[in-house]
RNA sequence: CACCUAUCCAGAGCAGCCGAGAGACCUGGCUCGAUGACGCUGCAGCAACCGGUCGGUGUGACACGGUGCUAAUGCCAGAGGCGAUGGAGG
Numbered sequence: 001c002a003c004c005u006a007u008c009c010a011g012a013g014c015a016g017c018c019g020a021g022a023g024a025c026c027u028g029g030c031u032c033g034a035u036g037a038c039g040c041u042g043c044a045g046c047a048a049c050c051g052g053u054c055g056g057u058g059u060g061a062c063a064c065g066g067u068g069c070u071a072a073u074g075c076c077a078g079a080g081g082c083g084a085u086g087g088a089g090g
Stems, first nucleotide, its partner, number of pairs: 001090001004087005013043005021032003026078004044070003049066003052062003074082001
């Protein structure tokens, strides 16, 4: 990077740095943002996809390792060669 596959109405924030837009793209809304958003870093937390351990059939437990996530249903509606994350093989 392309293909395949599962999930996406639950859950979980503080600090430091930065400084103007941000919520993936398009249209229309709505919201967040100089009382500092978005982003980055640290710590903390949530969840349980993969590995691991325990258990031994209850689609279990733990949260040790690898990811992920921590405003609003992927913010809402519509559109499309949609998007994001995990896993597997290439």

RNAcentral holds the sequence, with entries from Rfam and Ribocentre. SAM riboswitch aptamer (S box leader) from Ruaniaceae bacterium KH17, 90 nucleotides, folded computationally. Lineage of the source: Bacteria > Bacillati > Actinomycetota > Micrococcales > Ruaniaceae. Rfam family: SAM riboswitch aptamer (S box leader). Rfam links the family to the GO term regulation of gene expression. RNAcentral records the identical sequence in 2 taxa. Its mean pLDDT, the model's own confidence on a scale to 100, is 85.